[in-house]
RNA sequence: GGGGAGACACGGGUGCUCGCUCGUCGAGCAGGCUCGGCGGGAGGAAAGUCCGGACUCCAAGGGCAAGGACGCUGGAUAACGUCCAGGCGGAGCGAUCCGACACCAGCACCACAGAAAACAAACCGCCGAUGGCCGGCGUGAGGGACUCGGUCGCUCACAGCGGCUCAGGUAAGGGUGAAACGGCGGGGUAAGAGCCCACCGCGGGAAGGGCGACAUCAACGGCACGGUAAGCGUCGUCCGGAGCAAGACCAAAUAGGGAGACGCCCGCGGGCUCGCAAGAGCUCAGCGGAAAGGCCGGCCCGGCCGAGGUCUUCGGGUAGGUUGCUUGAGGCUCGAGGUAACUCGAGUCCCAGAGAAAUGAUCACCCCCGUGUGAGCGCAAGCUUCAUGCGGGACAGAAUCCGGCUUAUAGGGUUUCUCCAACG
RNA sequence: GCGCCUGUAGCUCAGUGGAUAGAGCACUUGCCUCCGGAGCAAGGGGCCACAGGUUCAAAUCCUGUCAGGCGCACCA
Numbered sequence: 001g002g003g004g005a006g007a008c009a010c011g012g013g014u015g016c017u018c019g020c021u022c023g024u025c026g027a028g029c030a031g032g033c034u035c036g037g038c039g040g041g042a043g044g045a046a047a048g049u050c051c052g053g054a055c056u057c058c059a060a061g062g063g064c065a066a067g068g069a070c071g072c073u074g075g076a077u078a079a080c081g082u083c084c085a086g087g088c089g090g091a092g093c094g095a096u097c098c099g100a101c102a103c104c105a106g107c108a109c110c111a112c113a114g115a116a117a118a119c120a121a122a123c124c125g126c127c128g129a130u131g132g133c134c135g136g137c138g139u140g141a142g143g144g145a146c147u148c149g150g151u152c153g154c155u156c157a158c159a160g161c162g163g164c165u166c167a168g169g170u171a172a173g174g175g176u177g178a179a180a181c182g183g184c185g186g187g188g189u190a191a192g193a194g195c196c197c198a199c200c201g202c203g204g205g206a207a208g209g210g211c212g213a214c215a216u217c218a219a220c221g222g223c224a225c226g227g228u229a230a231g232c233g234u235c236g237u238c239c240g241g242a243g244c245a246a247g248a249c250c251a252a253a254u255a256g257g258g259a260g261a262c263g264c265c266c267g268c269g270g271g272c273u274c275g276c277a278a279g280a281g282c283u284c285a286g287c288g289g290a291a292a293g294g295c296c297g298g299c300c301c302g303g304c305c306g307a308g309g310u311c312u313u314c315g316g317g318u319a320g321g322u323u324g325c326u327u328g329a330g331g332c333u334c335g336a337g338g339u340a341a342c343u344c345g346a347g348u349c350c351c352a353g354a355g356a357a358a359u360g361a362u363c364a365c366c367c368c369c370g371u372g373u374g375a376g377c378g379c380a381a382g383c384u385u386c387a388u389g390c391g392g393g394a395c396a397g398a399a400u401c402c403g404g405c406u407u408a409u410a411g412g413g414u415u416u417c418u419c420c421a422a423c424g
Numbered sequence: 425g426c427g428c429c430u431g432u433a434g435c436u437c438a439g440u441g442g443a444u445a446g447a448g449c450a451c452u453u454g455c456c457u458c459c460g461g462a463g464c465a466a467g468g469g470g471c472c473a474c475a476g477g478u479u480c481a482a483a484u485c486c487u488g489u490c491a492g493g494c495g496c497a498c499c500a
Base pairs, nucleotide, nucleotide: 001420002419003418004417005416006415007414008413010411012366013365014364015363017361018360020041021040022039023038024037025036026035027034028033029032043395047406048405050404051403052402053401054400055243056242057241058240061301062300063299064298067239068238069237070236071235072086073085074084075083076082087101088099089098090097091096102234103233106232107231108228109227110226123174124173125170126169127168130167131166132164133163134162136161137160138158139157140156141155142154144152145151146150182200183199185197186196187195201223202222207216209214247323248322249321250320257314258313259312260311261310262309265289266288267287268286269284270283271282272281273280274279293305294304295303296302316499317498318497330349331348332347333346334345335344336343337342367393368392369391370390371389372388373387374386375385376383377382425496426495427494428493429492430491431490434449435448436447437446442480451467452466453465454464455463473489474488475487476486477485
């Protein structure tokens, strides 16, 4: 000097003028409006709504089932699918980065090609030891012919030799495929093969190391165990549902309506009516119970309701206000603990709260980037200091609030590390 | 704001992980007809919304984006 990796903070600034919103103070009046002063007023993602929580309502309590999510280990946390540290696997020369990374039960699938696709098999090839068949040679035995020294046929047997490749053996080699049941070398064999041996790989076990995931290794035993669970499934952990249009209060308005479902029970007490009485009937802003039934969006326990009542649906009405609402798992500084995520303690600060939705617009100067021209330096390529013209300054806008993830983002900045080249 | 659903040819839709992704309508060409329609025959047209992953193999399974659509308040 160049190429890269990680972490972090920023992402226009100042001023004039004109506006918007909230709070507070003051003044005015017609009492909720106007004016004035002061103070606050978008983000790193406010986004996607993908996870987790707070909060609110459903009685929200226990168990089971279903369904869903997650899945190496240890920790952090209110919680998490997030974060930190570590292990293992993969990529990179490296700094570093990436990983849906539990499961040797069972089921299912593995197209085409190929002999064979999962308790392996045998197409070509190799062999044919063993068994079978064939042929001559050899050896032995028997008997025959003749020129009887011996020679030549025949028959039988064989533990010998050769051939066939019928049975059979084989998985070295070829070929197919994404994938073919350890790799390579030597021995061995009829040919071969973990059949045997050395090295490597793999599996389970012992020992010592580590909280653990896991890793190391003398010796021992063996080569069996394909892939897919982002296929069904199994194991473990977690999860009740709905969501601020949750929920609470006030006001206004109407056909205070229609249809349907469930149900309208029992005891005591009071009142009224009938009755001679026993008793019967009706009724209750009385008390108690809980069989049937309903609700707790599946079931059980349990709980609540059990009445002019609850729910569903059709139709009708209002499109108003207050609250929830922003002080919070809050920010900053310092100290302590921890490798770290993070936690604890002290001090200090208050930092948007709108409701169809405010946080803006114009102008000037400056800043940054790109580009053109001129001047300067340089032999030149070019360099960038200066002047000036033009263009541009991203992604994007709070909506109950937090913790994350993911996605978008012009442009420069700080810092740590790595690789290459040159020089010392 | 909150919750949910869907993307396959110009349109409406099918589509078991292994197909050259298919059907109807539409389009083009030819035949028929005096001409047109209907009919008959043939043909063209697809980044299966986009990107990444799992798998030997993805329209299909998983994840993330993008686009489009639907529902909701209160009172009695």
Predicted 3D model of RNase P RNA and transfer RNA as a complex of 500 nucleotides.
It holds a member of the Rfam family "Bacterial RNase P class A".
Its mean pLDDT, the model's own confidence on a scale to 100, is 75.